[in-house]
Molecule: SAM riboswitch aptamer (S box leader)
Organism: uncultured Leptolinea sp.
RNA sequence: CUCUUAUCCAGAGAGGCGGAGGGACCGGCCCUGCGAUGCCUCGACAACCGGAGACGGGAAACCGUUUCACCGGUGCCAAUUCCGGCAGACAAAUAUCUGGAAGAUGAGAG
Numbered sequence: 001c002u003c004u005u006a007u008c009c010a011g012a013g014a015g016g017c018g019g020a021g022g023g024a025c026c027g028g029c030c031c032u033g034c035g036a037u038g039c040c041u042c043g044a045c046a047a048c049c050g051g052a053g054a055c056g057g058g059a060a061a062c063c064g065u066u067u068c069a070c071c072g073g074u075g076c077c078a079a080u081u082c083c084g085g086c087a088g089a090c091a092a093a094u095a096u097c098u099g100g101a102a103g104a105u106g107a108g109a110g
Base pairs, nucleotide, nucleotide: 001110002109003108004107005106006105007104008103013042014041015040016039017038021031022030023029025085026084027083028082043077045075048073049072050071051068052067053066054065055064056063057062081102086099087098088097089096
């Protein structure tokens, strides 16, 4: 980087460095010198993978459901993935709703 698959309306910030843009892209709308984005340290959140427990199935291997967060691997800590982008429903527009696309993260494969 590509493919497969699951999830994305919940949750969770302090300090230091630094000094201008940032929220993937486009449009909107926001955040930002009361110091953003980023990097580092510590802390938290969560429960995807590993791990531990309970229950059920099974001869067993193992499988399913569920709980935990002591330990490990990721992730994450403004706004629903901030909202929309494409298609459909409601006569049309707006709004709303449904599905998708794109994106993000995990696990697996190349």